This is a predicted complex of two RNAs, RNase P RNA and transfer RNA, with 440 nucleotides together.
[in-house]
RNA sequence: GGAGUCGGCCAGGCCAUCGUCGCGGCGCUCUCAGCGCCGGGGAGGAAAGUCCGGGCUCCGCAGGGCAGGACGCUUGGUAACGCCAAGAGGGAGCGAUCCCUGGACAGCGCCACAGAAAGCAGACCGCCGCCGUCAGGCGGUAAGGGUGAAACGGUGGGGUAAGAGCCCACCAGCUGUCGCGGCGACGCGGCAGGCUCGGCAAGCCCCGUCCGGAGCAAGACCAAAUAGAGGGGCGUUCGAGGUCGGCCCGACCGAGGCUCCCGGGUAGGUUGCUUGAGGCGCGCAGCGAUGCGCGUCCUAGAGGAAUGAUGGCCGCCGGCCGCCAGGCCGGCACAGAACCCGGCUUAUCGGCCGACUCCUUUU
RNA sequence: GGCGGGGUAGCUCAGACGGUUAGAGCAUGCGGCUCAUAUCCGCAGUGUCGGGGGUUCAAUUCCCUCCCCCGCUACCA
Numbered sequence: 001g002g003a004g005u006c007g008g009c010c011a012g013g014c015c016a017u018c019g020u021c022g023c024g025g026c027g028c029u030c031u032c033a034g035c036g037c038c039g040g041g042g043a044g045g046a047a048a049g050u051c052c053g054g055g056c057u058c059c060g061c062a063g064g065g066c067a068g069g070a071c072g073c074u075u076g077g078u079a080a081c082g083c084c085a086a087g088a089g090g091g092a093g094c095g096a097u098c099c100c101u102g103g104a105c106a107g108c109g110c111c112a113c114a115g116a117a118a119g120c121a122g123a124c125c126g127c128c129g130c131c132g133u134c135a136g137g138c139g140g141u142a143a144g145g146g147u148g149a150a151a152c153g154g155u156g157g158g159g160u161a162a163g164a165g166c167c168c169a170c171c172a173g174c175u176g177u178c179g180c181g182g183c184g185a186c187g188c189g190g191c192a193g194g195c196u197c198g199g200c201a202a203g204c205c206c207c208g209u210c211c212g213g214a215g216c217a218a219g220a221c222c223a224a225a226u227a228g229a230g231g232g233g234c235g236u237u238c239g240a241g242g243u244c245g246g247c248c249c250g251a252c253c254g255a256g257g258c259u260c261c262c263g264g265g266u267a268g269g270u271u272g273c274u275u276g277a278g279g280c281g282c283g284c285a286g287c288g289a290u291g292c293g294c295g296u297c298c299u300a301g302a303g304g305a306a307u308g309a310u311g312g313c314c315g316c317c318g319g320c321c322g323c324c325a326g327g328c329c330g331g332c333a334c335a336g337a338a339c340c341c342g343g344c345u346u347a348u349c350g351g352c353c354g355a356c357u358c359c360u361u362u363u
Numbered sequence: 364g365g366c367g368g369g370g371u372a373g374c375u376c377a378g379a380c381g382g383u384u385a386g387a388g389c390a391u392g393c394g395g396c397u398c399a400u401a402u403c404c405g406c407a408g409u410g411u412c413g414g415g416g417g418u419u420c421a422a423u424u425c426c427c428u429c430c431c432c433c434g435c436u437a438c439c440a
Stems, first nucleotide, its partner, number of pairs: 001359010012314007020042002023039007044334001048345002051343005056215004063249004068211005073087005088101005102206002107204002109200003124145002126141006153171006172196002174193008219271004228262001230261005241253003264439003278297008315332007364436007373389004382420001391407005413429005
C1' cells in the first nucleotide's frame, strides 16, 4: 500500500421566530370548565414485522388424562425464551473467522427417471467353469465397464477355474470393554471382534424438556340513551347452559333461563398510563453472557391520535459557473411511539473507533 | 392497536401424498359450419405457483423470512 474478518458507536450540528401535545407554578372569570403569562419536557436503533418469551389484567389463581403445539450437542446466564455466553463434534476457508447439530440396529413409510439390480439386495456387458445341434443354455463371480443423488469399506499381497474380508498386513470406520483427563458434550490411549452397518425424522414417529385461555378494543368507575314488542332451538325431578378453550373426567355456579336470527339505543369522560427485570458512572466476582454493591438522574404519554415549519451560520456529498479567491443550485438514509419490557428478523445515506488475518513493498 | 384467513394462466378455481408434461371452466386467437352473425364442432397459445433463502437426489407442495390482499374486533338494555 492492497484485500478481508469480527465487534462497538453516531444517525448532520448550533441559534432565533412561529406553531403543536403533556407537566408544574401564578393570575382572572361565582363554580364546572376555560383563558392568559412564566418555566421546563416531547420518537428510534430499529419506535417496523407481530416471529418468540415475560410482566400486567380478567376468566373459579387454572385439578387429572388424551389430543395438539414449540424446542432439541454440553454447561452456564436470565423473570422467561426458539435469546445470549463459553465450550464439544463435524464441515468451508491459506488464515482471521464463519456455518451445521437428539434418535434411522423401537417401529411404519418413501427413495421418481435412469439402471441388470434401490433395501432381510442384484447378473446387462465382461470374466470363469460345464453342456452344446456352435445359435446359445445352465451355474459361479460384485474384482472391471456402464447407470444414478446414492451400488454394501480403501490400498497391496496371498488365494482361486475366475473371484470375493475368503485369508493376511496397513489405513478408515463400527461394536464391546478397560484405563486416564473433563461438571459435561467429549477427548486421548490399550485390548478384543472381520463386525463393514445407505439416505430422508424442515415424512409419521420415539425420547427428553416446556406450554390453561384470552388480550389494554384486557380490565375498573362514571355518565348518556332506547322498544326486547318479534321468530327459531334447548332446558327448568334425571337439569340446558356457563367458568371451559379440541375432547373426556372432576370441581363450582346455575333458572322463566341460555343461545341464534332480526330489531333498538349510546358511541362521551376518568382510570389502567408510564419509576421501570430503568438509564449513566465507579468498584468487586466471573474467560464471558451476567450478577452484586455504592453513588447519581427522572428522560414523551397522544387518543381520527402532538413531536412540525421558516430563516441564518457551519459540516458532508453531487452538479454547474468561474476573473481560480470563490459563487449558485440541489441533496443529507431507513423510518415514526400507541400498556410496558427482553430478544430475533427485516429496512438503512454516510461515516468513526477498536481487535485481528492474508498478500506485497521498504527498513 | 389486537386477532384470524389467503396469494396457482387475462378472470374464477382445482392439484398437494414432495417425483420430472401443473390442470378445468370462462375468456382470447385460428380453422370449419352459414349468404352473414351468433350458437355449435375442432385445434392452439400460457404460468419465475407473490419474492428470497434453507431441508432434500428432487419443492407449487415441507421449514424460515419478507411483500401484498381480505375479514373480524366497543359498550348498553